Notes
A computed fold for a 75-nucleotide RNA from Candidatus Iainarchaeum sp., annotated as transfer RNA.
RNA sequence: GGGACCGUAGCUCAGCCUGGUUAGAGCGUCCGCCUGAUAAGCGGGAGGUCGCCGGUUCAAAUCCGGCCGGUCCCA
Numbered sequence: 001g002g003g004a005c006c007g008u009a010g011c012u013c014a015g016c017c018u019g020g021u022u023a024g025a026g027c028g029u030c031c032g033c034c035u036g037a038u039a040a041g042c043g044g045g046a047g048g049u050c051g052c053c054g055g056u057u058c059a060a061a062u063c064c065g066g067c068c069g070g071u072c073c074c075a
Stems, first nucleotide, its partner, number of pairs: 001074007010027004020058001029045005051067005
C1' cells in the first nucleotide's frame, strides 16, 4: 500500500441482507417482594448521538460515499 470482517446499553450480542410499530435480549446495576439474615427466586426501574461526518429518501441502526478504531489475510 491492497483486501475481508467487525464497531448498537457498563459487558456479551441480536436486529442490517429485504428502510417504516416507541431501538431490543441476556448478564450486571438500582428499587421492591420473599428470608431471622444472605444466596437463589419473583416483580419493576434507570441506562443508547446505533463509531464519526456527509449523501439518498416522505422516512436511515439498516442503502451509498468518505474518515476513525479493532482483528485477520496479501504484498
It was read from a public genome assembly.
Its Rfam family is "tRNA". Rfam's curators write: Transfer RNA (tRNA) molecules are approximately 80 nucleotides in length. Gene Ontology term of the family: triplet codon-amino acid adaptor activity.